[in-house]
RNA sequence: GCCUGUGUAGCUCAGUGGUAGAGCACUUCCUUGGUAAGGAAGAGGUCCCGGGUUCAACUCUCGGCACCGGCU
Numbered sequence: 001g002c003c004u005g006u007g008u009a010g011c012u013c014a015g016u017g018g019u020a021g022a023g024c025a026c027u028u029c030c031u032u033g034g035u036a037a038g039g040a041a042g043a044g045g046u047c048c049c050g051g052g053u054u055c056a057a058c059u060c061u062c063g064g065c066a067c068c069g070g071c072u
Stems, first nucleotide, its partner, number of pairs: 001071003005067003010024004018055001026042005048064005
């Protein structure tokens, strides 16, 4: 330099065009003699950045950036 793939909550990941979810972690409460165990509730997201298509984009498309892999 060229070619794929990936980018979503603190972490690991779902999400096949119609207002974004799970597990773990975190906060509060309950339970307990007590606890890192058990139960309930809650908070947390400019969906990497910028264009395009569309009534509508995390999703399709183009460019950029970062990372993984391959080729040279």
This is a predicted structure of a 72-nucleotide RNA (transfer RNA) from a Dysgonamonadaceae bacterium. Its Rfam family is "tRNA". Rfam's curators write: Transfer RNA (tRNA) molecules are approximately 80 nucleotides in length. Their secondary structure includes four short double-helical elements and three loops (D, anti-codon, and T loops). Further hydrogen bonds mediate the characteristic L-shaped molecular structure. tRNAs have two regions of fundamental functional importance: the anti-codon, which is responsible for specific mRNA codon recognition, and the 3' end, to which the tRNAs corresponding amino acid is attached (by aminoacyl-tRNA synthetases). tRNAs cope with the degeneracy of the genetic code in two manners: having more than one tRNA (with a specific anti-codon) for a particular amino acid; and 'wobble' base-pairing, i.e. permitting non-standard base-pairing at the 3rd anti-codon position.